Molecule: small-subunit ribosomal RNA
Organism: uncultured prokaryote
C1' cells in the first nucleotide's frame, strides 16, 4: 500500500465482499509448565445459610460465670483432706444498659438522569465545615430526672405497659464575657452594583464536663485563623428527531424558609418568558480521565484502575446529626416471601462467598488481619469479605519446553507413476550427547520487616533540664501466602502437538470416490463421469498450547469528503420571480482591540500514552524521573487583515435627460379567407372513405356548382437557429392603459450591493365549481373494417372538453435535463437593436463601440460524449440537492385541496449488481452503393402416371447402424442370393477365428480319404520334416496345457487426432513499426474512381508485409521446330475385287517433347489525371480466350469412435468367436432423387455416314458355324497408336402409320428360355412368345441452365462371378433470352439505431394460477406511557388548637398558678389509589391491499431496430 466482483472487451460511476487491528467474549476441537492480569455485558430477577461496623471501663451505674481466703451446714474418708451448698471479703470481668465517637467512610450497582448530572474554567463581597493544626480567653454556683437492675401485668411471638430505685463527660437553671450576634450612632482604609475590612460608642442577648486518670496526659466551652470536605451561581463543551411551548409561567414588592442566593414558597401587582443559534414533546444514554482503531482529522466504546454523580425491593416522608432525607436507621403505602396460637408480626445480598432463575456465557458458601488503609481507644488492643493472599477457568498478555549433533542401503510402509522413477526424507532406525520444564530427595527458616511502644544519649526550639520535632543506640515480639520462590543433588529422551487452510483474492497439488446427487461457499462461484472448489488418502502452506468459527467495533471507505467528494448524460439545480432572517461584501482617514498573533502567569489530579533509567534471570508486569496533556482562564504587548465606531471618495448600485426596437401584459373595437349549418337556383345518380372495403350520406334530389344568410373558433403568405418576457409563454388589424430591457448624454445620491432558509406571488396542458357559448376538432361511447382475437392502430359518426367570465388546482422530458451574482482567460464567422468614424449628393458597403442571439474553434476541463467569453475553463460569495438497485415517490403521520390529488416522506424484505459514455461485432418489417441463373427475359424439367431407388412411418424374431433445413433422403454403399453382415433364430467354442511373449509337453506342418451331423465341430484312417551340434541338446515350423494378455462394427464425434461438408472461389482475414485514443480499440483496410477481385490508380498519419485474389500448373483453341512406329500417304513405284496392302516418303493429319503467341502492346473517343471504360485495326484467339486443379482467418460443440488412430467407461464360457437358416428386398401410407412416357420436331421397318475417351491374360475374344434371340461351339489375334470389346446413336435417304389410349406407352401377368454362380424359393440380370395397366403434358408450389451452355443422342469405365434408370468420364447434333436491378433469396462494403453479445431462433413486459416471506389497512381487543378534571388522602414537616398530661425555671409557707412542652384533635401540602375524558406508543386481529422471491405454468407482445402505430413525461 491494496484486491475480487456489472461488460464480448473498455473507461467511469457505484454498491457489495476480502486481506489488518481490537475484545470482560462465546462455540468447535486440542491441551505440558510458569509469571502477570482479568472473570454475570443477560433478570436494578428472587434469595436459604454464614460473615461484611463497631469501639471506648481512662464517661457512668450495675455486675453473671469463674478464682482465692475465712466461716457454717451436709456427705465421703481412719486421718490428712475432698465433694457440694450457703454467706462475707478480695480478685475477675461476659452479656445487656445509659453516655461519647463512628455508623454519611470504606464496599456494590448503573435503574433513573439530556440535567449545572459531568468535564473544563471562573465566582460566592450570598455560605457551612465534626475529628485535625495554630492563636486568644475560659471552665463559677446549682438542680431535677431516666435506662439498666428489681417487682408486677399483657402477648404465641415481636414486643409493650405500670410501679419503685439509681449514676454520668446524659439533661437543665443561674453567674461571668477576651469575644460573638443583633441594635443606635461615628471614623479610617479598600472596593464599587448591592458592599467588605479595621476600630470606637449605646442597648439587648449568648458558654462550659468544679470531668476522667496509673499525674505523663486526654477531654469540655467561646472566639479568630488554617487545612480538609461540602453547598450554591455562571461561561464554554459533548446524543438523535421536528414545529411551536409556558399561569409560579417571566419580572417586581412585602413576607416566609434555608448554612446561604433565588418563584425555593406565599399574598398582591405587571404581562411577560423560551424557540429555526432548535424551545416543548418523544426516543436513547450515567459523565469524564481514558480504551480500541486511524498517517492524521476523525469514528466507536465508557469492563478492570482513578475522579464525579445517581440509586439501595417499589413509591413517599421526615428524624438524628458537623455531615443523610441515610445499602446492612426510622415511619407510611404497595408488591412479594416467611412465622403465627389467626389476634398479629418479621424481612430486603445493586457488600463477600453461595443458591434458584435468565442466558451463548462469567469463579470458592477458602484462609488471614502479617502488610497497606479505615473506625474506636492514652494505649495495649478490638473490629475490618476494605485489603493482601490462596482456589477455579488457555479468558487475555508474556516467557519456556516437547530435545541437540551425526546419520543414505536414500530401509520398510504409505502415496503417485510415462513402471524408469519420484515423494514422504535426515525424516525414522542407529550412534554420540544435553538436562530446561514436569518428577524425586534435600537445603532454604532467604527476600517481602521498615517498625511501633518503652528506656538511655544527643541536636534544634524555648525562660526551661517540660513538651514537641529530628538523629543515634538498647531491648522484645509478630508471616495469610508457605516449607512457597530460589538453590543443590538424582535418574533418564524418557511424561509433553495440535488446529486451520491449499480455484482466484491468498502462501500451499495430486490420486481415488461421487455425478447439479451428496455437499461447499467471505465475494466471485464450484458439483450434470476425467472436480487442484464436495468427501477421503498422500503431499504441501500457515499459526502454534493453541488453532479456527461466530458476534461486535475502527480501518481499508475520499462510501457523509473540515483535512478530503459531487450535481449536462451515471444519484443529484428548487418550474420561475420578489423578498425576510442569515451569510458574504468596493476605495480611503482616524480610533478601538471583539476575532487574530506574541510573551508571561495560573490551571489542565493521579494512573494511562511517549522518552530515559531502574527492579523481577528476559519479557509481560512494576518503580523513579522527564516530556506531553494540542484545552480553559488572567495579565501585558502588536495593529497588517476581519469586525465595530467615525470622516471622506466614485469604478459597484441607483436616479435624471434624449432616442429608437419588440407576437411583453391588459381592455375595447374591427377585418378577410376557410369549415359547418340554413334558404333559394342549376343539375342527376351517385357521393364519401380506404391498402382494399364497409358503416355513413343520397331519387323525400345528395356530392358538384351559383347567390344570399347565420354562427363560432383560429389568424395562411410575411415567418427567419428573427423579436419580447423571470419562467410558463406571446403571432390578423386599430385605439387606450401599462411593465421591462437597450443605446447615447452627462447632472445627481454616495456602497444604498449579491444571494436568499422560512414566507409570498406567477405558473403549459389536463382536471374541478358556477354561469354562458359551441363552427371545427375530439377522450368516453356507437357502428364498420382488420385480425387467431382487436375493448387498438384505419374509417363513419359523436358527448364532455377545447372558447368566454369568475374561482380552484399547482403539476410536466415546467429541458440548455446546465441555480443566481461578480471578475478573469486566444480567435474566426453570421443575425438583431442602438451609436461613432471614413467615403459619398445620398444609400448600399467598409472600420469600430455597447447589448442580445447562433455556429466553428485555441488553451483548459471532462469517464467519454462533449463544453469552450452565452464555459461544463480559472476563482470568490450565497442558496438548493445527491450518497447502490428494487421495495417507493409507496405506507403511516402532518399539512394544503370541493374532489382528483399535491407537498413532506420512511421501514421490513430482497438483489450483487443497477447505471453512464464509448468500442468491436451481430441484428433491424433503417439508409446508401454493389454482386450472384437472385429476380426478370427465355429453354427444359419436378410436383399428376407407371416403374427404379433412397428416406420417414408402420410391421417384424430381425427388418443392423449411421446421415436429418439449405449443407440427410440414386447419401456411407465403386454394386446385401451365400459371403459381405455389423441384425434375428438355432447349434457350438472359451488363451479363444486372427496377434505377441514365457514355461511345460507332443509332433513336422500341409495334404488326401471315410463316417454322424444342417454345418461348424467331432471321430477314424493314409502320407509326411528341416538347420546347427561339443551328440547331451538347441533352434525354425506346428498342436495341446498354464500364465501374462487378446478380442469387441459395444458407449461417448459434447473427451479427441485425422478427414470431410457448408458459408464460398465470397473478397475478404490479419500482422510489424509508426501515429491517435486513459482504454477497449482506431488508423492502415476509410474516401474519389475502377475491377471478376482489398484488382489497380489517385488522395490520405501512415509506411510496409503476410494468408487469400490474380499469376505460376494441367487440358483445350493457332503456329513453329524436333522426332516418325504400331500412326499418316501428297508425290514416285508395285499389287489387289477392295483396303498404306507392299517398296518407299517425312510433305499433311496425328502422336508427344520443346518453343512462339495476347501484353490494353497500337489507334480514336470519354475522363481533372491515372487506373480504367467504349470503339477499331491486326490476329487462330482480345481484354482473367474456354475449362480444370487450387478453398484465406474463421463459423456451425456441423458430420464421422461403423475407414483408420485414440483417452475414458463397459464386457471377458460373452457385447468375443465359428456355423446353418432367415433378415437388411416387409407394405395401408407420406416425401426426396431419377428412368420411361403421354407421341407426328413422333413411332415402326429398310438403307447409309461421321466420333472421342477408355478397358482387356482368372482377360478382351475376331472370323466361321448354330440359335428368332439372350446365347452357345470353336478358338485366330492381342500384355495392345498393331488384336479385340466396337454396332456409335441421334442425324441423313426411302417407305408405312394420320391424331386414336393409337403401329403412342410399356407396367403387370402367363408361358418358354439363356447366362453367372456350390446355390437364383424368399431375392439376379437378360431373351423370345403372349398379355397390354396408368398415362392425352400434370393444382398450390418448385428446380436447373447465359454458349459449344441448355436441350437431345449415343459410347466407355469403376465396383463386379452375376446384377446400373445410379455414379464417374467421353464425344455427336446444337438453341432461345438477359429491358433491367423495383421486388424475393444469398453475399460484400460504408453508414445509422440498439436495452442484443448463447448475439433477433436475441432481449423482455403485465395480468392470472400455485407456493412462500415481510409490510400496510381493518370491526375490535389487550397492554405501556402520559396530559387534564374531579374524588380520596397514609406517614410526615409546618400552621392552628391543645379543656387531657408534665420533674427541672419563676411566684408562692403550702395548695396552686405562670412560663415552657407533650399526647390528642384539626388545616395546608402530598405518595400509592379511584372515577371520567384525551394524547401517544406497541402486541394480537376475521377479512383485505399491494410488494418481494420462486422450476421449463397460462394469456397475449407493451418496450429495445422506424420493435413493425417513434418512444417518453
Nucleotide at each position: 500500500a491494496g484486491a475480487g466482483u456489472u461488460u464480448g472487451a473498455u473507461c467511469c460511476u457505484g454498491g457489495c465482499u476480502c486481506a489488518g487491528g481490537a475484545c470482560g467474549a462465546a462455540c468447535g476441537u486440542u491441551g505440558g509448565c510458569g509469571g502477570u492480569g482479568c472473570g454475570c455485558u443477560u433478570a436494578a430477577u428472587g434469595c436459604a445459610u454464614g460473615c461484611a461496623a463497631g469501639u471506648c471501663g481512662a464517661g457512668g451505674g450495675a455486675g453473671a460465670a469463674c478464682c482465692a481466703u475465712u466461716c457454717g451446714a451436709u456427705c465421703c474418708g481412719u486421718a490428712a483432706g475432698g465433694a457440694c451448698c450457703g454467706a462475707c471479703u478480695g480478685g475477675g470481668g461476659a452479656a445487656a444498659c445509659c453516655g461519647g465517637c463512628g455508623a454519611a467512610c470504606g464496599g456494590g450497582u448503573g435503574c433513573g438522569u439530556a440535567a449545572c448530572a459531568c468535564g473544563u474554567g471562573a465566582g460566592g463581597a450570598a455560605c457551612c465545615u465534626g475529628c485535625c493544626c495554630c492563636g486568644a480567653a475560659g471552665a463559677c454556683c446549682g438542680g431535677g430526672a431516666u435506662a439498666g437492675c428489681c417487682c408486677g401485668a399483657g402477648g404465641a411471638a415481636a414486643c409493650u405497659c405500670g410501679g419503685a430505685u439509681u449514676a454520668a463527660u446524659a439533661c437543665c437553671g443561674g453567674a461571668u464575657a477576651c469575644c460573638c450576634u443583633c441594635u443606635u450612632u461615628g471614623g479610617a482604609c479598600c472596593a464599587c452594583a448591592u458592599g467588605g475590612u479595621c476600630u470606637g460608642c449605646u442597648g439587648a442577648g449568648g458558654a462550659a464536663a468544679u470531668g476522667g486518670u496509673c499525674c505523663g496526659c486526654c477531654g469540655c466551652u467561646u472566639c479568630g485563623g488554617g487545612a480538609u470536605g461540602g453547598c450554591c451561581u455562571c461561561g464554554c463543551g459533548g446524543c438523535c428527531u421536528a414545529u411551536g411551548c409556558u399561569a409560579g409561567u417571566u419580572g417586581g414588592u412585602g413576607g416566609g424558609g434555608u448554612a446561604a442566593u433565588g418563584g425555593c414558597c406565599u399574598a398582591c401587582c405587571a404581562a411577560g418568558g423560551c424557540a429555526a443559534c432548535g424551545a416543548u414533546c418523544a426516543g436513547u444514554a450515567g459523565c469524564c480521565g481514558g480504551c480500541c482503531u486511524g498517517a492524521g482529522a476523525g469514528g466507536g466504546c465508557g469492563a478492570u484502575c482513578g475522579g464525579c454523580c445517581a440509586c439501595a425491593c417499589u413509591g413517599g416522608a421526615a428524624c438524628u446529626g458537623a455531615g443523610a432525607c441515610a445499602c446492612g436507621g426510622u415511619c407510611c403505602a404497595g408488591a412479594c416471601u416467611c412465622c403465627u396460637a389467626c389476634g398479629g408480626g418479621a424481612g430486603g445480598c445493586a457488600g463477600c462467598a453461595g443458591u434458584g432463575g435468565g442466558g451463548a456465557a462469567u469463579a470458592u458458601u477458602g484462609g488471614a488481619c502479617a502488610a497497606u488503609g479505615g473506625g474506636g481507644g492514652c494505649a495495649a488492643c478490638c473490629c475490618u469479605g476494605a485489603u493482601a493472599c490462596a482456589g477455579c477457568a488457555a479468558c487475555g498478555c508474556c516467557g519456556c519446553g516437547u530435545g541437540g549433533a551425526g546419520g543414505a542401503u536414500g530401509a520398510a510402509g504409505g502415496u503417485u507413476c510415462u513402471c524408469g522413477g519420484a515423494u514422504u526424507g535426515u525424516a525414522a532406525a542407529c550412534u554420540c550427547c544435553u538436562g530446561u520444564c514436569a518428577g524425586a530427595u534435600g537445603g532454604a527458616a532467604c527476600g517481602a520487616a521498615a517498625a511501633a511502644a518503652a528506656g538511655u544519649c544527643u541536636g534544634c526550639u524555648u525562660a526551661a533540664u517540660a513538651a514537641g520535632c529530628g538523629g543515634a543506640u538498647u531491648c522484645u515480639a509478630u508471616g495469610u501466602c508457605g516449607g512457597u520462590a530460589c538453590c543443590a543433588u538424582c535418574a533418564g529422551a524418557g511424561g509433553a502437538a495440535g488446529c486451520c487452510c491449499c480455484g482466484g483474492c491468498u502462501a500451499a497439488c495430486u490420486c481415488c470416490g461421487u455425478g447439479c446427487c451428496a455437499g461447499c461457499a467471505g465475494c466471485c462461484g464450484c458439483g450434470g463421469u476425467a472436480a487442484u472448489a464436495c468427501g477421503g488418502g498422500g503431499g504441501g502452506g500457515g499459526c502454534a498450547a493453541g488453532c479456527g468459527u461466530u458476534a461486535u467495533u475502527c480501518g481499508g471507505a475520499a462510501u457523509u469528503a473540515u483535512u478530503g467528494g459531487g450535481c449536462g448524460u451515471a444519484a443529484a439545480g428548487g418550474g420561475c420571480g420578489c423578498g425576510u432572517a442569515g451569510g458574504c461584501g468596493g476605495c480611503u482617514u482616524g480610533a478601538u482591540a471583539a476575532g487574530u498573533c506574541a510573551a508571561a502567569g495560573g490551571u489542565g489530579a493521579a494512573a494511562u500514552c511517549c522518552c530515559u533509567c531502574g527492579g523481577c534471570u528476559c519479557a509481560a508486569c512494576c518503580g523513579a524521573g522527564g516530556a506531553a496533556c494540542u484545552g480553559c482562564c488572567u495579565u501585558u504587548g502588536a495593529a497588517a487583515c476581519u469586525g465595530u465606531c467615525u470622516g471622506g471618495c466614485u469604478a459597484g448600485a441607483g436616479u435624471c435627460c434624449g432616442g429608437g426596437a419588440g407576437a411583453g401584459g391588459g381592455u375595447a373595437g374591427u377585418g378577410g379567407a376557410a369549415u359547418u349549418c340554413c334558404c333559394a337556383g342549376u343539375g342527376u345518380a351517385g357521393c364519401g372513405g380506404u391498402g382494399a372495403a364497409a358503416u355513413g350520406c343520397g331519387u323525400a334530389g345528395a356530392u358538384a356548382u351559383u347567390g344570399g344568410g347565420a354562427g363560432g373558433a383560429a389568424c395562411a403568405c410575411c415567418a427567419g437557429u428573427g423579436g419580447c418576457g423571470a419562467a410558463g409563454g406571446c403571432g390578423g388589424c386599430u385605439a387606450c392603459c401599462u411593465g421591462g430591457a437597450c443605446c447615447g448624454g452627462u447632472a445627481c445620491u454616495g456602497a444604498c450591493g449579491c444571494u436568499g432558509a422560512g414566507g409570498u406571488g406567477c405558473g403549459a396542458a389536463a382536471g374541478c365549481g358556477u354561469g354562458g357559448g359551441g363552427a371545427g376538432c375530439a377522450a368516453a361511447c356507437a357502428g364498420g373494417a382488420u385480425u387467431a382475437g382487436a375493448u387498438a392502430c384505419c374509417c363513419u359518426g359523436g358527448u364532455a372538453g377545447u372558447c368566454c367570465a369568475c374561482g380552484c388546482u399547482g403539476u410536466a422530458a415546467a429541458c440548455g435535463a446546465u441555480g443566481g451574482g461578480c471578475a478573469c482567460u486566444c480567435g474566426g464567422u453570421g443575425c438583431u437593436g442602438c451609436g461613432g468614424g471614413u467615403a459619398u449628393c445620398g444609400a448600399c458597403u467598409c472600420c469600430u463601440g455597447c447589448a442580445g442571439u447562433g455556429c466553428c474553434u485555441u488553451a483548459g476541463c471532462u469517464a467519454a460524449c462533449g463544453c469552450g467569453u452565452u464555459a461544463a475553463g480559472u476563482g470568490c460569495c450565497c442558496c438548493g440537492c445527491c450518497u447502490g438497485g428494487g421495495g417507493a415517490g409507496u405506507a403511516c403521520g402532518g399539512u394544503c385541496g370541493c374532489a382528483a390529488g399535491g407537498c413532506u416522506g420512511a421501514a421490513a424484505c430482497u438483489c450483487a449488481a443497477a447505471g453512464g459514455a464509448a468500442u468491436u461485432g451481430a441484428c433491424g418489417g433503417g439508409g446508401g452503393c454493389c454482386c450472384g441463373c437472385a429476380c426478370a427475359a427465355g429453354c427444359g424439367g419436378u410436383g399428376g402416371a407407371g416403374c427404379a431407388u433412397g428416406u420417414g412411418g408402420u410391421u417384424u424374431a430381425a427388418u443392423u447402424c449411421g446421415a436429418u433445413g439449405c449443407a440427410a433422403c440414386g447419401c456411407g454403399a465403386a454394386g446385401a442370393a451365400c459371403c459381405u453382415u455389423a441384425c434375428c433364430u438355432g447349434g457350438g467354442c472359451u488363451u479363444g477365428a486372427a496377434c505377441u511373449g514365457u514355461a511345460g509337453u507332443g509332433g513336422a506342418c500341409c495334404g488326401c480319404c471315410u463316417g454322424c451331423g444342417a454345418g461348424a465341430u467331432c471321430a477314424g484312417g493314409c502320407u509326411u520334416u528341416c538347420a546347427c551340434u561339443u551328440c547331451g541338446g538347441u533352434g525354425a515350423c506346428u498342436g495341446c496345457u498354464a500364465c501374462a494378455g487378446a478380442g469387441g462394427u459395444g458407449c461417448u464425434g459434447c473427451a479427441u487426432g485425422g478427414c470431410u461438408g457448408u458459408c464460398g472461389u465470397c473478397a475478404g482475414c490479419u500482422c510489424g513499426u509508426g501515429u491517435c485514443g486513459u482504454g477497449a480499440g482506431a488508423u492502415g483496410u476509410u474516401g474519389g474512381g475502377u475491377u471478376a477481385a482489398g484488382u489497380c490508380c489517385c488522395g490520405c498519419a501512415a509506411c510496409g508485409a503476410g494468408c487469400g485474389c490474380a499469376a505460376c500448373c494441367c487440358c483445350u483453341a493457332u503456329u513453329c521446330u524436333u522426332a516418325g512406329u504400331u500412326g499418316c500417304c501428297a508425290g514416285c513405284g508395285a499389287g489387289u475385287a477392295a483396303u498404306g496392302u507392299c517398296g518407299g516418303g517425312a510433305a499433311c493429319u496425328c502422336u508427344a517433347g520443346g518453343g512462339a503467341g495476347a501484353c490494353u502492346g497500337c489507334c480514336c473517343c470519354g475522363g481533372a489525371a491515372a487506373u480504367c471504360g467504349g470503339g477499331g485495326a491486326g490476329g487462330a484467339a482480345g481484354g482473367u480466350g474456354g475449362g480444370g486443379a487450387u478453398g484465406a482467418c474463421g463459423u456451425c460443440a456441423a458430420g464421422u469412435c461403423c475407414u483408420c488412430a485414440u483417452g475414458g467407461c463397459c464386457u471377458u464360457u460373452a457385447u468375443g468367436u465359428c456355423c446353418a437358416g432367415g433378415g437388411c428386398u416387409a407394405c395401408a401410407c407420406a416425401c426426396g432423387u431419377g428412368c420411361u412416357a403421354c407421341a407426328a420436331u413422333g413411332g415402326g421397318c429398310g438403307g447409309u455416314a461421321c466420333a472421342a475417351a477408355g478397358g482387356g491374360u482368372u482377360g478382351c475374344g475376331a472370323a466361321a458355324g448354330c440359335g428368332c434371340g439372350a446365347g452357345c461351339u470353336c478358338g485366330a489375334g492381342c500384355c495392345a497408336a498393331u488384336c479385340c470389346c466396337a454396332a456409335a446413336a441421334a442425324a441423313c435417304c426411302g417407305u408405312c402409320c394420320u391424331c386414336a389410349g393409337u403401329u403412342c406407352g410399356g407396367a403387370u401377368u402367363g408361358g418358354a428360355g439363356u447366362c453367372u454362380g456350390c446355390a437364383a424359393c424368399u431375392c439376379g440380370a437378360c431373351u423370345c412368345c403372349a398379355u397390354g395397366a396408368a398415362g392425352u403434358u400434370g393444382g398450390a408450389a418448385u428446380c436447373g441452365c447465359u454458349a459449344g451452355u441448355a436441350a437431345u443422342c449415343c459410347c466407355g469405365g469403376a465396383u463386379c462371378a452375376g446384377c446400373a434408370u445410379g455414379c464417374c468420364g467421353g464425344g455427336g447434333u446444337g438453341a432461345a433470352u438477359a429491358c433491367g436491378u423495383u421486388c424475393c433469396c444469398g453475399g460484400g462494403c460504408c453508414u445509422u439505431g440498439u436495452a442484443c453479445a448463447c448475439a433477433c431462433c436475441g432481449c423482455c413486459c403485465g395480468u392470472c394460477a400455485c407456493a412462500u416471506c415481510a409490510c400496510g389497512a381493518a370491526a375490535g381487543u389487550c397492554g405501556g406511557u402520559u396530559g387534564u378534571a374531579c374524588c380520596g388522602g397514609a406517614a410526615g414537616c409546618c400552621g392552628g388548637u391543645g379543656a387531657g398530661c408534665c420533674a427541672a425555671c419563676c411566684c408562692g409557707c403550702a395548695a396552686g398558678g405562670g412560663a415552657g412542652g407533650c399526647a390528642g384533635c384539626u388545616g395546608u401540602c402530598c405518595a400509592u389509589g379511584g372515577u371520567g375524558u384525551g394524547g401517544u406508543c406497541g402486541g394480537c386481529g376475521a377479512u383485505u391491499g399491494g410488494g418481494g422471491u420462486g422450476a421449463a405454468g397460462u394469456c397475449g407482445u407493451a418496450a429495445c431496430a422506424a420493435g413493425g402505430u417513434a418512444a417518453c413525461c